[in-house]
Context: one part of a larger RNA
RNA sequence: GAAGGAACGCUGGCAGCGUGCAUAACACAUGCAAGUCGAACGCGAAAGAAUCCUUCGGGAUUUGGACGAGUGGCGAACGGGUGAGGAACACGUAAGAAUCUACCUUUCGGUUGGGGAUAACUUCUGGAAACGGGAGCUAAUACCCAAUAUGCUGUGGAGUGAAAGAAUUUCGCCGAGAGACGAUCUUGCGUCUGAUUAGCUUGUUGGGGUGGUAACGGCACCCCAAGGCGACGAUCAGUAGCUGGUCUGAGAGGAUGAACAGCCACAUUGGGACUGAGACACGGCCCGAACUCCUACGGGAGGCAGCAGUGGGGAAUAUUGGACAAUGGGGGCAACCCUGAUCCAGCAAUACCGCGUGUGUGAAGAAGGCCUGAGGGUUGUAAAGCACUUUCAAUUGUGAAGAAAAGUUAGCGGUUAAUAACCGUUAGCCUUGACGUUAACUUUAGAAGAAGCACCGGCUAACUCCGUGCCAGCAGCCGCGGUAAUACGGAGGGUGCAAGCGUUAAUC
Numbered sequence: 001g002a003a004g005g006a007a008c009g010c011u012g013g014c015a016g017c018g019u020g021c022a023u024a025a026c027a028c029a030u031g032c033a034a035g036u037c038g039a040a041c042g043c044g045a046a047a048g049a050a051u052c053c054u055u056c057g058g059g060a061u062u063u064g065g066a067c068g069a070g071u072g073g074c075g076a077a078c079g080g081g082u083g084a085g086g087a088a089c090a091c092g093u094a095a096g097a098a099u100c101u102a103c104c105u106u107u108c109g110g111u112u113g114g115g116g117a118u119a120a121c122u123u124c125u126g127g128a129a130a131c132g133g134g135a136g137c138u139a140a141u142a143c144c145c146a147a148u149a150u151g152c153u154g155u156g157g158a159g160u161g162a163a164a165g166a167a168u169u170u171c172g173c174c175g176a177g178a179g180a181c182g183a184u185c186u187u188g189c190g191u192c193u194g195a196u197u198a199g200c201u202u203g204u205u206g207g208g209g210u211g212g213u214a215a216c217g218g219c220a221c222c223c224c225a226a227g228g229c230g231a232c233g234a235u236c237a238g239u240a241g242c243u244g245g246u247c248u249g250a251g252a253g254g255a256u257g258a259a260c261a262g263c264c265a266c267a268u269u270g271g272g273a274c275u276g277a278g279a280c281a282c283g284g285c286c287c288g289a290a291c292u293c294c295u296a297c298g299g300g301a302g303g304c305a306g307c308a309g310u311g312g313g314g315a316a317u318a319u320u321g322g323a324c325a326a327u328g329g330g331g332g333c334a335a336c337c338c339u340g341a342u343c344c345a346g347c348a349a350u351a352c353c354g355c356g357u358g359u360g361u362g363a364a365g366a367a368g369g370c371c372u373g374a375g376g377g378u379u380g381u382a383a384a385g386c387a388c389u390u391u392c393a394a395u396u397g398u399g400a401a402g403a404a405a406a407g408u409u410a411g412c413g414g415u416u417a418a419u420a421a422c423c424g425u426u427a428g429c430c431u432u433g434a435c436g437u438u439a440a441c442u443u444u445a446g447a448a449g450a451a452g453c454a455c456c457g458g459c460u461a462a463c464u465c466c467g468u469g470c471c472a473g474c475a476g477c478c479g480c481g482g483u484a485a486u487a488c489g490g491a492g493g494g495u496g497c498a499a500g501c502g503u504u505a506a507u508c
Stems, first nucleotide, its partner, number of pairs: 001508002006504005013355002016352001018350001019348002021313001026311003030308003035074003040071002043068002048063006081266003091190007099183002104179008112146004121136006151160003165171002192238003199229003204226008241263004245256004268289005291302004319345001321344003327341001328339004358388004368379004392449001394444001397441002402435001407429008452497005457478003463492005473480002
């Protein structure tokens, strides 16, 4: 000198645009953060409608947008958070294979015939609760059986082995091939410190076989052999998420890994599997542990390293806000629903950038202050005065862009048996904005509302007086202070930067 996720002191007008628990991966009250589909299914109940009966109160049956719990499907493995662990094929880069891949695209073929349950519901019943248990009834795109096959296994014989409907036309379902997307695995090279860590290793190293896996493999097991690694640093110990990048530097290099992006790991702690295309699963399950809460003492419930917020720790880090309008995601034919992702707003001079706090004129060089050699000098065109301007803030009104779609009507084309429907396209209509009292423009008024901080001995730009008297104090280094201190404290003056200025700690 630069830089910052900074903090502290003094001070503080506006706007834009970023950023904001670096410490206790400490504990968490409360709310929200993952649902959706009635075009898979059966119920319940209700506004309404229709029919019948009626003692005129109503009752029964059918239908029934929307709603409720349940069965079923898809999603919940994404998105969001954190960096504890890990020195490792974790990451980066380059190369590879013995593999899987829901939804999507494309190609071929199929979608036949049967069956028994079960939740919901009704009823009985246990329990304080959480939650159950028995009996009975019922549906499906839930489940099962049979058939079939270009599939799989196999030399062959043979064996194994699918499907589902709903809906007026479309959406689906099943099998096989290919693609895409995503994932898994292997290898070369690179990747911190310590030798005051020198030897380490028994599933260890290799082979045969079997099992297991989507798949290779000591991945696991049985048998056999005795190997494998190491001063080119094994093993052990410490430290650490890695990278693109970021900061600095002329570069080489050094330091660093906040925000944004890619990968990895984790979800109170340790272990385990289930479901599924995908998890060994943050807001799923089971077991053990610690902690917290409820309890009728028998037993239960919980997991903010999601968004806010609380306590605690700390020098230190924000609102228990708005909206799905946009972008994107999940479900759905769609309308639409959900979305603390996201977009916005709030708080903080926390960083960067921009603007303003007036402009011109004005010597009687006013008054006051300070200095003085008492003549004067300086503050100083500074102020006052005069003439102007009105950015920003305040005030009045107008008012973009972010909106593309979807829906609906009509035309045309495709498709079709078809003038339904569907798809594409053109035109019209109808609307959709959280931000938002938006941006921008405009009205009104008036210099009106807006300057501080550090320093002035040398390094280093900037000097005098008073007070103090090795005291009080200053200090980055050299060093100042013991009676004339440009170095301490105050004042006047000056210098530097400026909505900031200075200090501190770490980095280059």
Small-subunit ribosomal RNA, 5' domain from an uncultured bacterium, 508 nucleotides, folded computationally. RNAcentral holds the full RNA, with entries from ENA.